Source information:
Model confidence (mean pLDDT): 86 of 100. The part of an RNA shown here (small-subunit ribosomal RNA, central domain) has 345 nucleotides and comes from a metagenome. The RNAcentral record of the full RNA draws on SILVA.
Context: one part of a larger RNA
RNA sequence: CUGGGUUUAAAGGGUGCGUAGGCGGAUUAAUAAGUCAGUGGUGAAAUCUUUCGGCUCAACCGAGAAACUGCCAUUGAUACUGUUAAUCUUGAGUUCGGUUAGGUAGGCGGAAUGUGUAAUGUAGCGGUGAAAUGCUUAGAUAUUACACAGAACACCAAUUGCGUAGGCAGCUUACUAGACCUAUACUGACGCUGAGGCACGAAAGCGUGGGUAGCGAACAGGAUUAGAUACCCUGGUAGUCCACGCCGUAAACGAUGAUUACUCGUUGUUGGCGAUACACAGUCAGCGACCAAGCGAAAGCGAUAAGUAAUCCACCUGGGGAGUACGCUCGCAAGAGUGGAACUC
Numbered sequence: 001c002u003g004g005g006u007u008u009a010a011a012g013g014g015u016g017c018g019u020a021g022g023c024g025g026a027u028u029a030a031u032a033a034g035u036c037a038g039u040g041g042u043g044a045a046a047u048c049u050u051u052c053g054g055c056u057c058a059a060c061c062g063a064g065a066a067a068c069u070g071c072c073a074u075u076g077a078u079a080c081u082g083u084u085a086a087u088c089u090u091g092a093g094u095u096c097g098g099u100u101a102g103g104u105a106g107g108c109g110g111a112a113u114g115u116g117u118a119a120u121g122u123a124g125c126g127g128u129g130a131a132a133u134g135c136u137u138a139g140a141u142a143u144u145a146c147a148c149a150g151a152a153c154a155c156c157a158a159u160u161g162c163g164u165a166g167g168c169a170g171c172u173u174a175c176u177a178g179a180c181c182u183a184u185a186c187u188g189a190c191g192c193u194g195a196g197g198c199a200c201g202a203a204a205g206c207g208u209g210g211g212u213a214g215c216g217a218a219c220a221g222g223a224u225u226a227g228a229u230a231c232c233c234u235g236g237u238a239g240u241c242c243a244c245g246c247c248g249u250a251a252a253c254g255a256u257g258a259u260u261a262c263u264c265g266u267u268g269u270u271g272g273c274g275a276u277a278c279a280c281a282g283u284c285a286g287c288g289a290c291c292a293a294g295c296g297a298a299a300g301c302g303a304u305a306a307g308u309a310a311u312c313c314a315c316c317u318g319g320g321g322a323g324u325a326c327g328c329u330c331g332c333a334a335g336a337g338u339g340g341a342a343c344u345c
Base pairs, nucleotide, nucleotide: 004316005315006314007299008298012313014200015199016198017197021193022192023191025088026087027086028085029084030083031082033081034080035077036076037075038074039073040072041071042070049065050064051063052062053061054060091190092187093186094185095183097181098180099179100178102176103175104174105173106172107171108170109153113149114148115147116146117145118144119143120142124135125134161168162167205246206245207244208243209242210241214240215239219235220234221233222232257312258311259310260309261308262307265290266289267288268287269286270285271284272283273282294301295300318345319344320343327338328337329336330335
């Protein structure tokens, strides 16, 4: 390489858009590039295979045949693939009404927390397994009123909904993207996948400038302990928040790539349609549970497949060394991407 695989044994790219490429619905006609058949030429000799023969046999040698699975030319075949031309509507797309925590920007709201001011009030508060550090007669904790600040949005709330993924939740306004369903009309294969490429991408981290209530790496103190660079407690800086720019990684998980077709049932639920008798059987799209067949090493999966098939991409090939070294690319840095070998079992 072939083959075999990728939920959990090694292995699905974090996600999308999309270039080249690969693959591609139905009908008709033409063509004959692929494809198939015939013929001719060529495919050196030796070698290989085979039939005879020569050395006493064999190795070895000689003669003949076959083969050289290939290439070129030519004559035909036309089912399939390709190309060209024409047509079609079921794939794909376009147009009205309902649903949606999808995104961006602005405005507003209440609870809680903290702080400040004022008042009432007096000796404790806080914290723990128990304590102590800490706060407090310069009046704390508690209660009441007012003010300010930042961050997050209880209940509703749900195997709910939306988004390609990351992710998205107080209310409202503006702008804006998509999906699903219903209805007809239109275009007429316009499709699927996608190496490179481009864009997006939690948290942490980085740069510049703001902001800082609570929480809180580092750090300090108090405990615990043989020790305690921890778990517990009192504080607390970066950070968490905002704007702009970088980083580009995660158990980025359904540990399950995308698309299409087919395959017994039961049940819950979301959105639309239908039907309205308010009871509901039906249909399309989604989110869940249990299972037949089938699959699987088993656990389990089971129309949201890990079943039956097809197309395209990515990836795997014993453990360690090692996601390391070196080189290259990217980055302000941290580092990221690509990515070995010796050696060893």